[in-house]
RNA sequence: GGGCAGAUAGCUCAACGGUAGAGCAGGUGCCUUUUAAGCACUCGGUUGGGGGUUCGAAUCCCUCUCUGCCCA
Numbered sequence: 001g002g003g004c005a006g007a008u009a010g011c012u013c014a015a016c017g018g019u020a021g022a023g024c025a026g027g028u029g030c031c032u033u034u035u036a037a038g039c040a041c042u043c044g045g046u047u048g049g050g051g052g053u054u055c056g057a058a059u060c061c062c063u064c065u066c067u068g069c070c071c072a
Base pairs, nucleotide, nucleotide: 001071002070003069004068005067006066007065010024011023012022013021018055026042027041028040029039030038048064049063050062051061052060
């Protein structure tokens, strides 16, 4: 330099173009002599930045940044 994949909650990851979820972690409560485990509820997001298309974009297009892999 060229190509490919990826960036979503604190972490690991989902999400046919139709109002973004799960597990773990955190908080509260129940249970227990206590802790752990278990159960219930709950908190949590400018979907990496900026534009475009669309009635509507995490999703499609362009560009930039970052990460990983391959080729040279």

Overview
Transfer RNA from Candidatus Methylacidithermus pantelleriae, 72 nucleotides, folded computationally. RNAcentral holds the sequence, with entries from ENA and Rfam. Its mean pLDDT, the model's own confidence on a scale to 100, is 81. NCBI's taxonomy places the organism under Bacteria, Pseudomonadati, Verrucomicrobiota, Methylacidiphilae, Candidatus Methylacidithermus.